[in-house]
Parts: sequence; C1' cells; structure tokens
RNA sequence: GGGACAGUAGCUCCAAUGGUAGAGCGGGUGACUCCAAAUCACUAGGCUGGGGGUUCGAGUCCUCCCUGUCCCGCCA
Repeated sequence: GGGACAGUAGCUCCAAUGGUAGAGCGGGUGACUCCAAAUCACUAGGCUGGGGGUUCGAGUCCUCCCUGUCCCGCCA
C1' cells in the first nucleotide's frame, strides 16, 4: 500500500422487507431474610464509531474518514 470482517447501553450481543432501538449480565431501589446470598418486582442507562449524501423516513442503502482483528504485498 491492497483486501476481508467488525464497531449499537458499563460488558456480551439481537434488531425480516428502510418505518416505536431491544435482550441477557451488570448498576440502583424495594420485597423476602436475624443479616447476607439466591429469588421476585420495579427502575435508570443509547450523539447506533465520526462527517456527508439518498429518502417522507436510515442501525440498515451510497460515499469519505477513524479504530480494532485477520490475510496479502513492499522496504530493510
């Protein structure tokens, strides 16, 4: 330098055809308990990596860039 894949909640990941952004774990509060754990209920938490474009409407399509992993190549 070229190519492939990935980036969404604190972590791990879903999200048919473009049409309300979700789950589990973790956090907080409450119940239960002598206390705690476990369990149950409720709850908070998001610029969907960034810019631009298409569209009535973009996590999803197009484009440029950034970061990570892998493969190939170049120099030495």